[in-house]
Molecule: SAM riboswitch aptamer (S box leader)
Organism: uncultured Polaribacter sp.
RNA sequence: ACGUUAUCACGAAAGGCAGAGGGAUUAGACCCAGUGAAGCUUUGGCAACCUCUCAGAAAUGAGAAAGGUGCUACAUUCUACAAUCUAUUUUGAUAUCUUAUCAAAUAACGAUUGACAGAUAACAG
Numbered sequence: 001a002c003g004u005u006a007u008c009a010c011g012a013a014a015g016g017c018a019g020a021g022g023g024a025u026u027a028g029a030c031c032c033a034g035u036g037a038a039g040c041u042u043u044g045g046c047a048a049c050c051u052c053u054c055a056g057a058a059a060u061g062a063g064a065a066a067g068g069u070g071c072u073a074c075a076u077u078c079u080a081c082a083a084u085c086u087a088u089u090u091u092g093a094u095a096u097c098u099u100a101u102c103a104a105a106u107a108a109c110g111a112u113u114g115a116c117a118g119a120u121a122a123c124a125g
Stems, first nucleotide, its partner, number of pairs: 003123006013043005021032003026080004044072003049068002052063004076117001081114005089105007
């Protein structure tokens, strides 16, 4: 590297250097950026995966935040694959007849769920 498990709609600031990009890739959109992007760095902060403490046979639960990581614009910024729901329209049937009901097809916009991919942690390797 590949792999397994768990989480991912909550949360969290400033300074210095630097000088044009950035938001994972591809595509489309939409945002951020000389009122200073990326990157490096200092000090904070958020969180609670490992670690630590307590309870428990265990799964696990509660707590702390010293240590190892991580994070600190926009839901993992949104979408892409699949399924379901749904407006409208069309067709057919029935009836109390210019409307209504039922069934089928269509499926925009949007919503829900699950995948794919990604990020982080621990384990394994």